[in-house]
């Protein structure tokens, strides 16, 4: 100098002017309020985002047990909890710093394994090799054996040598590898390592069904609570009417009684609207102690948005940061001056803990490569 790895922070500062939201004080108007005036204090994030997990809080449901269904899935620890975090184990990737893992069970059962290939799972005979039979005498055909060799495939039922055989084959044996069982040592454990035995019957996929272990009520601040109009409708009481709703006395008329509609008052439910829930909390920072760490404990200190069609903004100046151009000093690294440009992703909505995604420039650690001294 180049290429990378891991990590912790920051997210411009100050001043002026004009605005917006909230708290408090005060004045004015009004009488419990005002999109009123003035003053003062406070006013987004590391992700406020996606809404993917986990909790708090609220309402609903709920004797107990089981089935069904969902979630999680190496070990130990942390946490209110988690699918998160820390420390490890194993496997995989990288020369390395380091990273990733959808990491229980495939000798419980079912299912699947593309293409190619004869055969893809109680294996299999296409070529080859061998035996027998037969035709012919270059060799072919039939039948059986054979997984050592060829060929196909991601994968063909251990590797290699010797024995053995008609040819072969864990068929037998030695060594190696793997699996299972037993035991020793280390570790809380996952597991590591060593020794002995069995047998070679046992390929992969569980992110296909399934099995095993643990675990799980539902809906969400538009939760929920309180106040509550106008209009319409409901219930009740009172007043009151008939040429004129309807009914009873009766088949009809008269008569009479009940009585709709009407008017007044009262009550209760819901809607609009308003208030609340609402922000001080598993809270931040500093120090000390425990722990490898995540984290826990103690002491001190700080208060830091609460809007509701939804405020947190805009302009100017100076300084700082980054990039370029010109110029000066210097062997160089670099430094000074002038000038032009740039500054990302993004906006709380009940509150927390995580994960994921978006994003700017700089800093620190370590690794690899090349060069110089």
């Nucleotide at each position: 100098g180049g290429a990378g790895u891991g990590g912790a922070a920051c997210a411009g500062a100050u001043g002026g002017c004009c605005g917006c939201c909230g708290g408090c004080c005060u004045c004015c108007c009004a009488u419990u309020g005002g999109c009123g005036g003035g003053g003062u204090c406070g006013g987004a994030g590391g992700a406020a985002a996606g809404u993917c997990c986990g909790g708090g809080c609220u309402c609903c449901a709920c004797a107990g047990g089981g089935c069904a269904g969902g979630g999680u899935g190496c070990u130990g620890g942390g946490c209110a909890a988690c699918a998160c975090c820390c420390a490890g184990u194993c496997u995989c990737g990288g020369c390395g710093a380091c990273g990733a893992g959808c990491a229980g069970g495939a000798a419980a059962g079912c299912g699947c394994c593309a293409c190619a290939g004869a055969a893809a799972g109680c294996a299999a005979a296409c070529c080859g090799c061998c035996g027998c039979g037969u035709a012919u005498c270059u060799u072919g055909c039939g039948u059986g054996g054979u997984a050592a060799g060829g060929g196909u495939g991601a994968a063909a039922c251990g590797g290699c040598g010797a024995g053995g055989u008609a040819a072969g084959a864990g068929c037998u044996c030695a060594c190696c590898a793997g699996u299972c069982c037993c035991g020793g040592u280390g570790g809380c454990g996952a597991c590591a390592u060593c020794g002995g035995g069995a047998g070679c019957u046992a390929g992969g996929c569980a992110a296909g069904c399934c099995c095993c272990a643990c675990u799980c009520g539902g809906a969400g601040c538009a939760a929920g609570a309180c106040c509550g109009a106008a209009u319409a409708g409901g219930a009740g009481a009172g007043c009151g009417u008939u040429u004129g709703a309807g009914g009873g006395c009766u088949g009809c008329c008269c008569g009479u009684c009940c009585a709709a509609g009407g008017c007044u008052c009262u009550c209760g439910g819901g809607u609009a609207g308003g208030u609340u829930g609402c922000u001080g909390g598993a809270g931040g920072c500093u120090c000390c102690g425990g722990g490898c760490a995540a984290c826990c404990g103690g002491a001190g200190u700080c208060c830091u948005a609460g809007a509701g069609g939804a405020a947190u903004g805009g302009c100017c100046a100076u300084c700082g940061c980054c990039c370029g151009u010109c110029u000066c000093c210097g062997c160089a690294a670099g430094g000074g001056g002038a000038u032009g440009g740039g500054a990302a992703c993004a906006g709380a909505a009940c509150c927390c803990g995580g994960c994921u995604u978006a994003u700017g420039g700089g800093c620190c650690u370590c690794u690899c490569c090349a060069g110089a001294u």